[in-house]
The prediction has a mean pLDDT of 78. This is a predicted structure of a 93-nucleotide RNA (THF (Tetrahydrofolate) riboswitch aptamer) from a bovine gut metagenome.
RNA sequence: CAGAGUAAAUAUAUGUGCGUUAAGUGUCAUGUGAACGGGGAGUUGUCACAUGAACGAAAAGGUUUCUUGCGGUACAUAUAUUGCAUCCCGCUG
Numbered sequence: 001c002a003g004a005g006u007a008a009a010u011a012u013a014u015g016u017g018c019g020u021u022a023a024g025u026g027u028c029a030u031g032u033g034a035a036c037g038g039g040g041a042g043u044u045g046u047c048a049c050a051u052g053a054a055c056g057a058a059a060a061g062g063u064u065u066c067u068u069g070c071g072g073u074a075c076a077u078a079u080a081u082u083g084c085a086u087c088c089c090g091c092u093g
Base pairs, nucleotide, nucleotide: 001093002092003091008082009081010080011079012078013077014076015075016074017073018071019070020069027053028052029051030050031049032048033047034046038089039088040087041086059068060067061066
């Protein structure tokens, strides 16, 4: 000097659920906590949870709980893409 590697994020597909009597998702505020290449530090960034606020929806068929839908729905798996905020050390050449 150059390079590798993570957690994770996003998208798609599949499966199993939840809701459709509106929870969830998304937005904002406050608080708490967590994670962030192999090691250390670590934010005004990320995520989770709690409380509060504003907003807000797709049902249809069947006819007795089934089918097809719908929801910026939850989880799991697979694939693809992106990928340490940043600093120091380490690793490979």